Large-subunit ribosomal RNA, domain I from uncultured Marinomonas sp., 497 nucleotides, folded computationally.
It matches the Rfam family "Bacterial large subunit ribosomal RNA". Its family is annotated with ribosome and structural constituent of ribosome in the Gene Ontology.
The organism belongs to Marinomonas, within Bacteria.
Context: one part of a larger RNA
């Protein structure tokens, strides 16, 4: 030292959970903020820390409302004090207080600090005091009247939020097997600006000699007509079939809004809710066995194993003092209110862009720079352009649903995931850690039904650690705790060198 067996020890894979997530249906809500948000700092308990809640009135105060016996929020028990049927803890609903930062707004600033000025009671406290728009009042230059300016006053605004929408700029990598037009693409990703949606919208529209009616959205038409270094690639439309339907205004109108108020329905707490027993294994019965009962309720969970009838629930049926969606009924208030049919307009010229359409034979639509009609006896389209014919009326203006979304609330589903999976994150996590910094960014769930968490004795250092003793269904379930695979390392032992 090798092989077999038998027991270990180190490791946590594997099986079983699951408080977390992933995906989604249904509704709800589509904002919050100078009446100071989002997020923060610092306080705050009888309390050292940390998390949750809360603000110097501080794990809370005031009133209404529910509920009905214990409570003082969690790691985290235990002691003190206490409240508590004269209804506490808790649950709703309103109100009140809300320190400092932070748009931060009285000046500065290295955020949570430093330093003011006015004013009203005047220990000390309270209000004010940015900027920028509008509006209105005062005042008021060069420069006479004026006008800039400067004060004041009242009203709005600022920032924050995940998509989704509109608008103003807008790329490269790519692809074309190189590459310049073109492609990726008007994407990303920068700026403005709103709403619960936005945005479009009641024909100077299509059709084609038939005819339809505003607009959005889907399925078709169709990968078609076409565009295209005619390469790679883009790629309609009209018609049909569906969701929704709605129209209207500028000679005072369709309506919109709001506040009160009448019923009515929701929502934010909850109430009340049907039947079971014995025997048997077993730590434990919900399991077998035998015999019953409820079911408008046999959904789900939990309870020492698998429970319709133990427990919470559930099916049904009620229920709000207060706040507040929605619809209804009534009353009064504002809005609409711009203007008066649309002129430097339509059209041309020349550069650009948008149209599926790269300037092409290129109509239409926007326009940067020059021009520039007619006025219903006109005008504009029908894809060069003329006539014919047909159809509508531009240069003003509103508009609900049908469509997109999902940071958030509730219900509720899964041939989704089960701790290397699932969210980065089931655990005090965007933490620790790393980085000047923008930013990167982890690991890490399971004793046990119940702590019943080992009294008490012995070895040791008044250690680790372990050896009896008790618990317990088991402690090889002992806190480095379910189960405990392999790799690795050993005792044993029987053979072989």
């Nucleotide at each position: 030292c090798g092989u077999g067996c038998a027991c270990g020890g180190u490791g946590g894979a594997u099986g079983c959970c699951u408080u977390g997530g992933c995906a989604g249906u249904c509704a709800g809500a589509g904002g919050c903020g100078a009446u100071g948000a989002a997020g923060g700092a610092c306080g705050u308990g009888g309390u050292a820390a940390u998390c949750u809640g809360c603000g110097a009135a501080a794990a809370g105060g005031u009133u209404c409302g529910g509920g009905g016996a214990g409570u003082u929020g969690a790691u985290a028990a235990a002691c003190a004090a206490a409240c508590u049927u004269u209804g506490a803890u808790c649950c709703g609903a309103a109100c009140a207080u809300g320190u400092c930062c932070g748009a931060a707004u009285g000046g500065g600033g290295a955020a949570a600090c430093c330093c003011a000025c006015c004013c009203g009671c005047u220990u000390g406290c309270g209000g004010g005091u940015a900027u920028c728009a509008u509006u209105a009042a005062g005042u008021g230059a060069a420069u006479a009247c004026a006008u800039a300016g400067c004060u004041u006053a009242a009203u709005g605004a600022g920032g924050c939020g995940a998509a989704c929408c509109c608008g103003g700029g807008g790329a490269a990598c790519u692809g074309a097997a190189a590459c310049a037009u073109c492609u990726a693409a008007g994407u990303a990703c920068c700026c403005g600006g709103a709403g619960g949606a936005a945005a479009a919208g009641a024909a100077a529209u299509c059709a084609a000699c038939c005819g339809a009616g505003a607009u959005u959205c889907c399925c078709u038409a169709a990968g078609u007509a076409g565009c295209g270094g005619c390469g790679a690639g883009c790629g309609a439309a009209a018609g049909g079939g569906g969701a929704u339907u709605a129209g209207c205004c500028c000679u005072u109108a369709a309506g919109u809004u709001g506040a009160u108020u009448u019923g009515g329905u929701g929502u934010u707490a909850g109430u009340a809710g049907a039947a079971c027993a014995a025997g048997c294994u077993g730590g434990a019965a919900a399991g077998c066995u035998u015999g019953g009962c409820c079911g408008u309720a046999g959904a789900g969970a939990g309870u020492g194993a698998a429970a319709g009838c133990c427990u919470c629930g559930u099916a049904u049926a009620c229920g709000a003092a207060a706040a507040u969606g929605c619809c209804u009924u009534a009353u009064c208030a504002a809005u609409g209110a711009a203007a008066u049919c649309g002129a430097g307009u339509a059209g041309g010229a020349c550069g650009g862009g948008a149209c599926a359409c790269g300037u092409g034979g290129u109509a239409u639509c926007c326009u940067g720079u020059c021009u520039g009609a007619a006025u219903a006896u006109g005008g504009g389209g029908g894809g060069a352009c003329c006539a014919u014919c047909c159809u509508c009326c531009a240069a003003g203006g509103c508009u609900a649903a049908a469509u997109a979304c999902u940071c958030c609330u509730g219900a509720c589903u899964g041939a989704c995931c089960g701790a290397u999976a699932g969210u980065g994150a089931a655990c005090c996590a965007g933490u620790a850690c790393c980085g000047u910094g923008a930013g990167g960014g982890a690991a890490a769930g399971g004793c046990g039904a119940a702590a019943a968490g080992a009294a008490c004795c012995c070895c040791g250092a008044c250690g680790a650690g372990g050896g009896g003793a008790g618990u317990g269904a088991a402690a090889u379930a002992g806190a480095a705790c379910c189960u405990g695979a392999a790799a690795c390392c050993g005792u044993g032992u029987a053979c072989g060198u």